Annotation:
A computed fold for a 72-nucleotide RNA from a Patescibacteria group bacterium, annotated as transfer RNA. The sequence was found in a public genome assembly. It matches the Rfam family "tRNA". Its family is annotated with triplet codon-amino acid adaptor activity in the Gene Ontology. Its mean pLDDT, the model's own confidence on a scale to 100, is 82.
[in-house]
RNA sequence: GCCGGAGUAGCUCAAUGGUAGAGCAAGUGUUUUGUAAACACUAGGUCGGGGGUUCAAUUCCUCUCUCCGGCU
Numbered sequence: 001g002c003c004g005g006a007g008u009a010g011c012u013c014a015a016u017g018g019u020a021g022a023g024c025a026a027g028u029g030u031u032u033u034g035u036a037a038a039c040a041c042u043a044g045g046u047c048g049g050g051g052g053u054u055c056a057a058u059u060c061c062u063c064u065c066u067c068c069g070g071c072u
Stems, first nucleotide, its partner, number of pairs: 001071007010024004018055001026042005048064005
């Protein structure tokens, strides 16, 4: 230099154009003498950034940033 992949909650990951979710972690409550476990509930996201297409974009196009792999 070229090609491919990844970027979404604190962490690990879903969501193939129509209100962004799960598990773990966190907080509150129930239970217990207390802790843990269990159960119930709650909070937590400008979906890496800019632009475009569309009535509507995490999703499609384009530029860019970071990381990983391959080729030379």